The RNA shown here (c-di-GMP-I-GGC riboswitch aptamer) has 75 nucleotides and comes from a Desulfobulbaceae bacterium.
The source organism's lineage runs through Bacteria, Pseudomonadati, Thermodesulfobacteriota, Desulfobulbales and Desulfobulbaceae.
The sequence was found by an Rfam model in a public genome assembly.
[in-house]
Order: sequence, then structure tokens, then C1' cells
RNA sequence: AGCGACAAAGCCAAACCCGUUGCAAAGCGGGGACGGAAAGCCGCGGGUCCCACGGGGAUAGCCGGGUUGCCUUGU
Repeated sequence: AGCGACAAAGCCAAACCCGUUGCAAAGCGGGGACGGAAAGCCGCGGGUCCCACGGGGAUAGCCGGGUUGCCUUGU
């Protein structure tokens, strides 16, 4: 430095339930764990989804890309 281990420390938290915001997709808070080595952050490209559809929005836990970062067996 790259890869990412039947390792260790810590981290995040799907479905579902409750509350709340939104027309909606969905967001946020609490409970809860299916999973995750970026499941940290960014809508830049594609995909999917929603709507008061010349347009606007959601999804970073769909893929790619950008950027930052914990641990360290083996090589």
C1' cells in the first nucleotide's frame, strides 16, 4: 500500500410495531435485527418509485462514480 480473515474492538440497522412530517414515493424519533467492510457522506451517470406532471421529488440498504474513514491475521 492493496486485498479483506470462521480474528478482535467498536459501528450501522431491513422487515415489522408505535409516534410524527409529507398528496405521495418516503423522511425523522423510539422499539426491533434481516443483514452490512463503508449499510459513513455526496443525486454526478444509469435503474426503480411518487406526485399538485411543460416540471418537481424519493431512494446512498439497487448498481456505477466521487470523497472521507475504524481494525490488521496473512501476503